Transfer RNA from an Oscillospiraceae bacterium, 84 nucleotides, folded computationally. Rfam family: tRNA. It is annotated as a transfer RNA.

[in-house]
RNA sequence: GCGAGGGUGGCGGAAUCGGCAGACGCACUAGCUUGAGGGGCUAGCGGGAGCAAUCUCGUGUGGGUUCAAGUCCCAUCCCUCGCA
Numbered sequence: 001g002c003g004a005g006g007g008u009g010g011c012g013g014a015a016u017c018g019g020c021a022g023a024c025g026c027a028c029u030a031g032c033u034u035g036a037g038g039g040g041c042u043a044g045c046g047g048g049a050g051c052a053a054u055c056u057c058g059u060g061u062g063g064g065u066u067c068a069a070g071u072c073c074c075a076u077c078c079c080u081c082g083c084a
Base pairs, nucleotide, nucleotide: 001083002082003081004080005079006078007077010026011025012024019067028044029043030042031041032040033039046057047056048055049054060076061075062074063073064072
């Protein structure tokens, strides 16, 4: 240089034919249980605003298509593999 695959909460990792983003697991927080720890059970767990209800932003980055994009298209950055 060329080709292929990939980038999503703190981590791993899903998401059908474009239709509620974050299932599921781990970690973490609170409570219960225990003499304590571990384990188990229940609830919670992205950022911002708000007393709250709620609103808003969020799939590497920037654009495009569409009523609607993690998903399709273009450009670009990074990672892995293959070829030279």
It was read from a public genome assembly.